[in-house]
């Protein structure tokens, strides 16, 4: 410096704001208020939880080897500092761009 891979889904939660709802002002069938500790919603690569994938020992079985296909228990599934600045839902975020610029 280059390439591949570092899995997906549900649901929670940290964190989010501000369409609806609930609350509060008020000049009140209407505006206004997220600097309203709430329900609805959003929501983590560096977060939890189950499921599955995918990988291994291990049985069968098919085969000259190499391998290949099925299957139950167990195992593994590693590490991860990180801007600004656009983006999109009503809006905003540890959402997305992005395991990025960058840095060790």
């Nucleotide at each position: 410096a280059u390439g591949c891979a570092g899995g997906a889904u549900a649901u929670c939660u940290a964190g989010g704001g501000u369409u609806c709802c609930g609350c509060c002002c008020a000049g009140a069938u209407u505006g206004g208020g997220g600097u309203c500790a709430g329900g609805u919603c959003c929501a983590a690569g560096a977060g939890g939880u189950a499921u599955c994938g995918c990988c291994g020992c291990c049985c069968a079985c098919c085969c000259a080897c190499a391998g290949g296909u099925g299957g139950a228990u167990c195992g593994g599934u590693a590490c991860a500092c990180g801007g600004c600045g656009g983006g999109g839902c009503a809006a905003a975020a540890u959402c997305c761009c992005g395991g990025g610029a960058g840095g060790c």
A computed fold for a 104-nucleotide RNA from Anianabacter salinae, annotated as Guanidine-I riboswitch aptamer. It was read from a public genome assembly, where an Rfam model found it. The coordinates come from a structure-prediction model, not an experiment, and the mean pLDDT is 83. Of the family's consensus pairs, 96% are formed in the model. NCBI's taxonomy places the organism under Bacteria, Pseudomonadati, Pseudomonadota, Rhodobacterales, Anianabacter.